Small-subunit ribosomal RNA from an uncultured bacterium, 1424 nucleotides, folded computationally. Its mean pLDDT, the model's own confidence on a scale to 100, is 81. Its Rfam family is "Bacterial small subunit ribosomal RNA".
RNA sequence: GAUGAACGCUGGCGGUGUGCCUAAGGCAUGCAAGUCGAACGGGUCCCCUUCGGGGGACAAGUGGCAGACGGGUGAGUAACGCGUAGGAAUCUACCCUUUAGUGGGGAAUAGCCUUUCGAAAGGAAGGGUAAUACCGCAUACGUCCGCAAGGAGAAAGUCCCCCUCGGGGGACGCUAAGGGAGGAGCCUGCGUCCUAUCAGGUAGUUGGUGGGGUAAUAGCCUACCAAGCCUAUGACGGGUAGCCGGUGUGAGAGCACGACCGGUCACAAGGUCACUGAGACACGGGGCCUACAUCUACGGAUGGCAGCAACCAGGAAUAUUGCGCAAUGGGCGAAAGCCUGACGCAGCGACACCGCGUGUGGGAUGACGCUCUUCGGAGUGUAAACCACUGUGGCGAGGGAAGAAGUACUGACUGUACCUCGCUAGAAAGCACCAGCUAACUACGUGCCAGAAGCUUCGGUAAUACGUAGGGUGCAAGCGUUAUCCGGAUUUACUGGGCGUAAAGGGUUCGUCGGCGUCCUAUUAAGUUUUUUGUUCAAGCCUGGGGCUCAACUCCAGACAAGCAAGGAAAACUAAUAGGAUUGAGUUAGUUCGGGGUAACUGGAGUUCUUGGUGGAGGGGUGAAAUCCGUAGAUAUCAAGAGGAACGCCAACCGCGAAGGCAAGUUACUAGGACUCAACUGACGCUCAUGAACGAAAGCUUGGGUAGCAAAAGGGAUUAGAGACCCCUGUAGUCCAAGCCGUAAACGAUCCUUGCUAGUUGUUCCUAUCCGCCUUUUGGCGAUGUGGGGGUGACGUAAGCUAACGCGUUAAGCAAGGCGCCUGGGGAGUACGAUCGCAAGAUUAAAACUCAAAGGAAUUGACGGGGGAGCGCACAACCGGUGGAGCAUGUGGUUUAAUUCGAAACAAAGCGAAAAACAUUACCUAGACUUGAAAUAUAGCUGCAAUCCCUAGAAAUAGGGCCUCUUUUGAAGGUGCUAUACAGGUGAUGCAUGGCUGUCGUCAGCUCGUGUCGUGAGACGUCCACUUAAGUGUGGUAACGAGCGCAACCCUUGUUCUGUGUUAUACGUGUCACAGAAGACUGCCCCGCCUUUGGUGGGGAGGAAGGAGAGGACGACGUCAAGUCAGCAUGUCCCUUAUGUCUAGGGCUACACACAUCCUACAAUGGAGCCGACAACGGGUAGCGACGCCGCAAGGCUGAGCCAAUCCUUAUAAACGGCCCCUCAGUUCGGAUUGCGGGCUGCAAUUCGCCCGCAUGAAGCCGGAAUCGGUAGUAAUCGCAAAUCAGCAGGUUGCGGUGAAUACGUUCUCGCUCCUUGUACACACUGCCCGUCAAGCCAGCAAAGUCAGCAGCGCCCGAAGCGGGUGAUCUCAACUAUGUUUACAUAGGGGGACCCUUCUACGGUGAGGUUGGCGAUGAGGACU
Repeated sequence: GAUGAACGCUGGCGGUGUGCCUAAGGCAUGCAAGUCGAACGGGUCCCCUUCGGGGGACAAGUGGCAGACGGGUGAGUAACGCGUAGGAAUCUACCCUUUAGUGGGGAAUAGCCUUUCGAAAGGAAGGGUAAUACCGCAUACGUCCGCAAGGAGAAAGUCCCCCUCGGGGGACGCUAAGGGAGGAGCCUGCGUCCUAUCAGGUAGUUGGUGGGGUAAUAGCCUACCAAGCCUAUGACGGGUAGCCGGUGUGAGAGCACGACCGGUCACAAGGUCACUGAGACACGGGGCCUACAUCUACGGAUGGCAGCAACCAGGAAUAUUGCGCAAUGGGCGAAAGCCUGACGCAGCGACACCGCGUGUGGGAUGACGCUCUUCGGAGUGUAAACCACUGUGGCGAGGGAAGAAGUACUGACUGUACCUCGCUAGAAAGCACCAGCUAACUACGUGCCAGAAGCUUCGGUAAUACGUAGGGUGCAAGCGUUAUCCGGAUUUACUGGGCGUAAAGGGUUCGUCGGCGUCCUAUUAAGUUUUUUGUUCAAGCCUGGGGCUCAACUCCAGACAAGCAAGGAAAACUAAUAGGAUUGAGUUAGUUCGGGGUAACUGGAGUUCUUGGUGGAGGGGUGAAAUCCGUAGAUAUCAAGAGGAACGCCAACCGCGAAGGCAAGUUACUAGGACUCAACUGACGCUCAUGAACGAAAGCUUGGGUAGCAAAAGGGAUUAGAGACCCCUGUAGUCCAAGCCGUAAACGAUCCUUGCUAGUUGUUCCUAUCCGCCUUUUGGCGAUGUGGGGGUGACGUAAGCUAACGCGUUAAGCAAGGCGCCUGGGGAGUACGAUCGCAAGAUUAAAACUCAAAGGAAUUGACGGGGGAGCGCACAACCGGUGGAGCAUGUGGUUUAAUUCGAAACAAAGCGAAAAACAUUACCUAGACUUGAAAUAUAGCUGCAAUCCCUAGAAAUAGGGCCUCUUUUGAAGGUGCUAUACAGGUGAUGCAUGGCUGUCGUCAGCUCGUGUCGUGAGACGUCCACUUAAGUGUGGUAACGAGCGCAACCCUUGUUCUGUGUUAUACGUGUCACAGAAGACUGCCCCGCCUUUGGUGGGGAGGAAGGAGAGGACGACGUCAAGUCAGCAUGUCCCUUAUGUCUAGGGCUACACACAUCCUACAAUGGAGCCGACAACGGGUAGCGACGCCGCAAGGCUGAGCCAAUCCUUAUAAACGGCCCCUCAGUUCGGAUUGCGGGCUGCAAUUCGCCCGCAUGAAGCCGGAAUCGGUAGUAAUCGCAAAUCAGCAGGUUGCGGUGAAUACGUUCUCGCUCCUUGUACACACUGCCCGUCAAGCCAGCAAAGUCAGCAGCGCCCGAAGCGGGUGAUCUCAACUAUGUUUACAUAGGGGGACCCUUCUACGGUGAGGUUGGCGAUGAGGACU
């Protein structure tokens, strides 16, 4: 885009078309084929009558013509059925034309009458009758038969007019012939679907002869003879199907279809058969069989809508039991006319196409409503209302056709189309869509639910994708969906594709059919080109006109292309024929090459075995071992022997062969290639479906052989297991002969042949009248002289090709010829069938079902039990811990009214929390409040609160008392109350966010501009070499530069100097503090290494410090949807007499248990006591608090000094040093736990603080697997201070004191950086993914069987019917003869019946074929 459509929602009018695609299922009822009285006899009724008769209507019968047309359907048919172009052996009623006739007789029979059978349908007997019905006779220009002579064969009348009644004329008929037109039958060439998993078919089959038969040819039929005929250009079989003009689509070529209209064929319930006829084997004729149905008196009879309507059924689905013969056409008739469900019209259906309408103009900074909102507004929207108009349409009224031919008459449609007038904006808009493709966006609801979906996909609490609404977009009386066809799809490629890696080159060669084929000449004209003629009906398409108001529709005219047939012309090419040629191909000759093939013989090395000698304990094997062999003598070693298999070095990306493949040597036989020079043949060529041969390994059969190796098998190991990898044994097999198999990653994943298109460099074979040397010549040599030819390699961008990778004279380039193969993945190279095979199996080769991908090449990352380089307390080395005990703190879990919340590997867990008794506090219980505890605004009211005191209460709070505003006229401010907006929320979402933070990681990386390369993703730069802590630097380089990071700048500290100084002072100044400055840069010297610059290593001088001096702050692009809505801020959602606020009490402190981080220990490097030394950072007025006194102590009283270099903390700082005791024990270690008594802070110490004294004295004797920190002023050890804080430190942050050990080194563990490589990963290895098993479900396959269909074969039966035959049968109007006689008899000819028979439908039966359904169970497959 289209449709004979259907479904959903909706639906105003008209025109023109169109309407059972399914059950060729069944059909009630009505109608669809009759007509003629001018062929005939009679009947009934009516009218007229001069009663003689005449006229008309109706129905039955005889007779004629028509019922073979028209109408329906598409079951069958793959066919001369259809289409197209031709042909000869035919027929033809009605029609036209021509010729000649139309004379004379006869016998019957329907109707009718009488009788009779039957329920009916329908008959039977007898008696009459007519014809254009039937039969003879006569005649015969044409006709037929026959060689001829000759013979044969017709007819019918009716009506009208005239008449001198003798007859004549006309019309319609009739007969015999010829011709024509139209129609019909037959034959032929070409074309006409799928299937080879259908390869052979055929006996009337193919042909001939005789006969028969037909309108006519013919095996059309029959007898005989011959053995043919068709087939790979697809016979035969199976499936499907009416064919065509045309229709849809498409640029075309094509592809699909064959409704309506037209041509043709076939069919008429399923089969079969003939009759009649011009024509039928006959839709509304007949016979028979079958199935179904109806009537029945049970004896029998009747029927055929695939005609028009209608009905039932089936189905997603398809209409009225209408009107009329007015028109067109048909039948009959002389005509009038009759008949006509053909046809013309109307009805129903938006089924399709076309046309029209549902109003038009004005109308607001723009109503209401609705939606959204940043709350300002925006949209719907001139849309509506309202005003003014119009009348397509609708309603009413009036007029009113054409269609009618043929003077008149005649209209179903129809009072229709159309016209005029009046009234009426009134009845008349929907459907789909709005994530992208694809035009059109917001809100709410929902929350991986409900749902959407053509593909990609959307939906898990902010959905432009679901549902609804507002708005928008598209089309519009329709719009969507579904189904089907074509297109897009160059996605079957003729036009117009491919095959190295995406699907795809056959394993190889030979070769048949076929296809294709060198040069020259001549002829022909099959192909080819051109021209003419015929045809391709009409309709349709196209072009131009005309008619319906336009259009759809319809009418007229015209026309192209192509096909087929016939005639003419041309001769280049192809072809054919004839003749010639040599370059393709081949042959001969010579030289030469090789691991080409087959067979026989021979050889040495090694392994194993046997025998003997020597020898004496192990051997063998592995990552390590064991099984195994060995004192019965192994391994080792020497000698001899046996046997089988394989052939070291040479040896080479070397050679040969068609491929598979071929390797010791010699011989025999045999095949092939290359080169050289001539001669010869003369296109003999190339490729090849089917076919034939060869064809690794494994495997199979038979017979040998068996040293080594070695499936299976056994044992030992490894392992979670080990049906494996490793080890020890070991059988088939490997070997030979003969046969089979016929497959491989049979690979260059690259078919064969021929020609053409730059090069460079190897190697191998042959060769030259070239060159040089040697040699008498033949000849030999040339490290590789220079050329030619053949083979085989490498490199490569010249060109070109390719998706890229890559290929590139050995093409995957440019061309030609031939063959094979491919068409999404899986199912599946499977099933079934067939062929081959001994088997294994091979070859050929589907479908159902299922997925939306599968695949190729390349890119960037990530990853690797890949490679290379490097780094880090990463390992190693060393020191000290954790994990075991007790306790502290945090977490999990459990518990609870509540144990508030968050943090979760590293990177949560002494974390938020630098302080939970109340408060904090967010939790629980209980009691209260509701514009609220605090904020802003507006309006109204109010001369007024609070503190304090009393009462109730746990308090909040409530009640009462005392006290009581300012400026002041208004009015304003404050306070309180009321009302309205609102407040409030530690409620949810860190996966809506801002900000901040952690981590990789202080790792060295992350990028950009321009340029270049690539189709592109991307690459280069950022790579390589050296170097660095560093993408730090240097050199090279299609790169050149730049940015964020690194480093440096900043702070602290170490040395010196200067200045200042509130401190100390012995007054000299020292120490200290602050500020500023200097100092270090591989700068200098020596040596080594690399590579000049430069870098690096070692040493030295100087120096406080030496190679970044030490430490800190500082954290690139980014990652983890990392953490935080409970610090703060914030979108959205939720609560609003509560999830808000206030108060009291409780809880966050629970306790079987598990984890994390500390502390204290387990002791003698220690513990207790006494004595003696030495710091630093800090803090202090609601504070630090000295001295003194009291208390065993915690502490108390007092309060000097200090807003601080001054006073206090501060004291003895502790470890440390000295003396003394303890002497290895659960202790003079350890201090948990518990009891009693006190102190401090604070409203308050019970839940639940800290401290002191006395008493008590638990576990624990150095800690399993595992694991942590540290590289120097570090670890370890020792104390001090501060923040928080009323009080509370074993935590945290700082400070100083004492003060080590070790680092060979980078194999390994972890993490990181760079380069490279592989990848089927990209949520990126915690990835991806395979198979069994379990469960469910789906389709197919096999399957004992079972059921059904289809087409044949053999046999039986054999209706009707055509044909044939027979007889001492039956029967008969016409003709003939005879007889008697007046209508009969007999005989003959002839016909019919009975009987028999050929063919044959239906039916029966038997064995098979083929197709399909079901099928326990089985095997495999798809999905979850």